[in-house]
RNA sequence: GAGGCGUCGUAGGGAGAGACGGCUUUAGCCGCGCCGAAGGAGCAACCGCCCCGGAAACUCUCAGGCAAAUGGACCGCGACACCAA
Repeated sequence: GAGGCGUCGUAGGGAGAGACGGCUUUAGCCGCGCCGAAGGAGCAACCGCCCCGGAAACUCUCAGGCAAAUGGACCGCGACACCAA
C1' cells in the first nucleotide's frame, strides 16, 4: 500500500403487490386476492480440495410484505480486522 472478502455504522439511493371485505376503540384477528429484494427452502449454469462440497438477482412463498411509517436484497460513503499487487 491499489485492490479483495467479512463485520459494523450511515435522517444517502432503493422495487413489487388490496388505503379489499367482516369483526374490532387504535393496534390487531379472520377471509379472499396478490408481491419478492429480510430470512428460509429447491433446482441449476458454474466452481473446488472432485468420496463429496460451495453455489444465483432463477424457482417456491414457510416466513415476511401489499397507503404512510418501519423493514428492505443490492449499491454508495465511512470505520475495524484479515489477505494482499

This is a predicted structure of an 85-nucleotide RNA (Glycine riboswitch aptamer) from an Ancalomicrobiaceae bacterium. Of the family's consensus pairs, 90% are formed in the model.